[in-house]
Molecule: Bacterial RNase P class A
Organism: soil metagenome
RNA sequence: GGCGGCCGGACGGUCGCGCGCCCACCGGGCGACCGGCGAGCGUGAGGAAAGUCCGAGCUCUCCAGCGCAGGGUGGCGGGUAACGCCCGUCCGCCGCGAGGCGAGGAACAGUGCCACAGUGACGAUGCCGGUCCCUCGGGACCGGAGUGAAACGCGGCAAACUCCACCCGGAGCAAGGCCAAAUAGGAGGGCGCAACCCCGGUUCGCCGGGGGGAGAGGCGCGCUGCCCAGCCCUCGGGUCGGCUGCACGAGCCGUCGGGCAACCGGCGGCCUCAGAUGGAUGACCGUCGCCGGGGCGCGAGCCGCGGCACAGAACUCGGCUUACAGGCCGCU
Numbered sequence: 001g002g003c004g005g006c007c008g009g010a011c012g013g014u015c016g017c018g019c020g021c022c023c024a025c026c027g028g029g030c031g032a033c034c035g036g037c038g039a040g041c042g043u044g045a046g047g048a049a050a051g052u053c054c055g056a057g058c059u060c061u062c063c064a065g066c067g068c069a070g071g072g073u074g075g076c077g078g079g080u081a082a083c084g085c086c087c088g089u090c091c092g093c094c095g096c097g098a099g100g101c102g103a104g105g106a107a108c109a110g111u112g113c114c115a116c117a118g119u120g121a122c123g124a125u126g127c128c129g130g131u132c133c134c135u136c137g138g139g140a141c142c143g144g145a146g147u148g149a150a151a152c153g154c155g156g157c158a159a160a161c162u163c164c165a166c167c168c169g170g171a172g173c174a175a176g177g178c179c180a181a182a183u184a185g186g187a188g189g190g191c192g193c194a195a196c197c198c199c200g201g202u203u204c205g206c207c208g209g210g211g212g213g214a215g216a217g218g219c220g221c222g223c224u225g226c227c228c229a230g231c232c233c234u235c236g237g238g239u240c241g242g243c244u245g246c247a248c249g250a251g252c253c254g255u256c257g258g259g260c261a262a263c264c265g266g267c268g269g270c271c272u273c274a275g276a277u278g279g280a281u282g283a284c285c286g287u288c289g290c291c292g293g294g295g296c297g298c299g300a301g302c303c304g305c306g307g308c309a310c311a312g313a314a315c316u317c318g319g320c321u322u323a324c325a326g327g328c329c330g331c332u
Stems, first nucleotide, its partner, number of pairs: 001332007009288007017044005023038001025036004046310001050321002053319005058172004070168005075089005090104001091102004105163002110161002112157003122153002127144007176244004186235006196211006217227003251270008289308004294303003
């Protein structure tokens, strides 16, 4: 120098916050239990929790299948739930090397592009020389020089269009599921809208509309007074709200075996891997550690000062990418 792996402040104290368990008190409930408050114990971010870039689980939707369109991938073989990830290997390029990088199928299917220089960048022919032809203007072929990354060769370029092979429905936990007020509206049922007057109809029993105002109804009950055409019950949907999804998982650790490896399998152990929903995981102090510069000391060292990164869960995993003070280990 190159590659890979790991850690990413430690311990203690005080106060505070979320979640779980248990206890005491208060309130509600017949009770199961629920709510509040307080004490104790336990537990409480990451290697990237980030970007949301790929791939999945899960859920809803669509659900007859297929195609088109659109998107993605691309040597070969393997791993995996799957992948654009990982491993091995071939080839090409870079590096003295350890190593690193590669969208690495197809350019006789078609279209397009090839800077500058150069006659000319795929159709074309400027300069020099030679051979042949000629209508004497020139033409054909061969060789050379020169330019350029590439000069006639079925040129190169597909992270240009395209072709070939393979893969992909859409939306996402604010997915989705359950419980369920008040008010308003919907459906069904029950009780009412009297007497009297007017209009219309009539099968002469009454029916419909309007006025009217009270037996019943409402103002908690009785009297008085006032008000009105509704009142009551049941059912179902939605909203507020609550619960769930939601913390045991493609899990972690150890060991043995298979495999070059990625990885897979057997056995044993563990729950130490948080769980909010205006969103907790914090603040301060002490000791030690590390870093920076300063002072003192011949020196080992001592003293006081400042700092300790990047960043923070929100359905969950597997990857990639990006950020990161400082430190440790192994191989080369």